The prediction has a mean pLDDT of 82.
The RNA shown here (SAM riboswitch aptamer (S box leader)) has 131 nucleotides and comes from Paradesulfitobacterium ferrireducens.
It was read from a public genome assembly, where an Rfam model found it.

[in-house]
RNA sequence: CUCUUAUCCGGAGUGGUGGAGGGACUGGCCCAAUGAAACCCGGCAACCCGCUUGGUGCUUUACUCCUAAUUGGAGCAAGCCUACGCACGGUGCUAAUUCCUGCAGAAGACUAUUCUUCUGACAGAUAAGAG
Numbered sequence: 001c002u003c004u005u006a007u008c009c010g011g012a013g014u015g016g017u018g019g020a021g022g023g024a025c026u027g028g029c030c031c032a033a034u035g036a037a038a039c040c041c042g043g044c045a046a047c048c049c050g051c052u053u054g055g056u057g058c059u060u061u062a063c064u065c066c067u068a069a070u071u072g073g074a075g076c077a078a079g080c081c082u083a084c085g086c087a088c089g090g091u092g093c094u095a096a097u098u099c100c101u102g103c104a105g106a107a108g109a110c111u112a113u114u115c116u117u118c119u120g121a122c123a124g125a126u127a128a129g130a131g
């Protein structure tokens, strides 16, 4: 950099350094010397790793038991799935819904321009995996 999958209306600081930009892009609209970006600390969250508890859940080479016996039944264990939880580790996030919007469709309002709402794409962000 490309591809796949999932998520994006919730959450998070009156801290320190810093010193003029920032909110991806378009058009808007905002934030910012009452201090932007960036860095540090703090915090949030629970995607990955790890751990805990549960489930009329699924599977099973094996093991134990029941049965006169079996290709039967029960239990144990392991793996998987799933739900709640934890937060040492890997990331991420920490103004405004991804701030709104862009393309297509539907419904409604309006004489019309246009506006509103909803749905789906596109674009973007983050995680995990692959190349």
Base pairs, nucleotide, nucleotide: 001131002130003129004128005127006126007125008124013041015040016039017038021031022030023029025102027100028099042094043093044092047090048089050086051085053083054082055081057080058079059078060077063075064074065073066072098123103120104119105118106117107116108115109114